């Protein structure tokens, strides 16, 4: 150093690379072959259980964030538990609708909040493609507040 086994830790634009693209070297039939490398998703968001499934949001770029394999907290259905909606107020039960998994109905205008890369400047490594990092200045979706609106029956207590 490689392989095998065991243990622990680490991921979710996460992991990997036999295609492609690019770089260097060699060959030569000048656009192909061989070898060795490089690249191959920028943050935000996100875990009750089971099954299923083509798995969320925007930024950047404008052929490569192309293509492939694996994975994934997404989505749908059901289950479990819970939140909101009827009355003068409170407690509770059943059903219905809409939601939530520490949160929880819909909601206009408007207000609040809001990233990293890209970009610019610079440092380090490499022949190079590229890799690592520092500084500067921005820009999202989502989210929050929001006038107002959102069921029926019944039991009990108080007034």
């Nucleotide at each position: 150093c490689a392989g095998c086994g065991c243990a622990u830790g680490c991921a979710a634009g996460c992991g990997c690379c036999u295609g492609g693209a690019c770089u260097c070297g060699g060959g030569c039939u000048u656009g192909c072959c061989c070898g060795a490398g490089u690249u191959g998703a920028c943050g935000c968001g996100g875990a009750g259980g089971a099954g299923g499934u083509c798995g969320g949001c925007g930024a950047a770029c404008g052929a490569u964030u192309c293509g492939g394999c694996g994975g994934a907290u997404g989505c749908c259905u059901c289950c479990c538990g819970g939140c909101g909606c009827c009355u003068a107020u409170c407690c509770g039960a059943u059903c219905g609708c809409g939601c939530c998994g520490c949160a929880a109905g819909c909601g206009a205008a408007g207000c609040c909040u809001g990233a990293a890369a890209u970009c610019c400047g610079c440092c380090g490594g490499g022949c190079g493609a590229c890799c690592g990092g520092c500084g500067g200045g921005a820009c999202a979706g989502a989210g929050g507040c929001g006038a107002g609106c959102a069921g029926a029956u019944c039991g009990g207590a108080u007034g």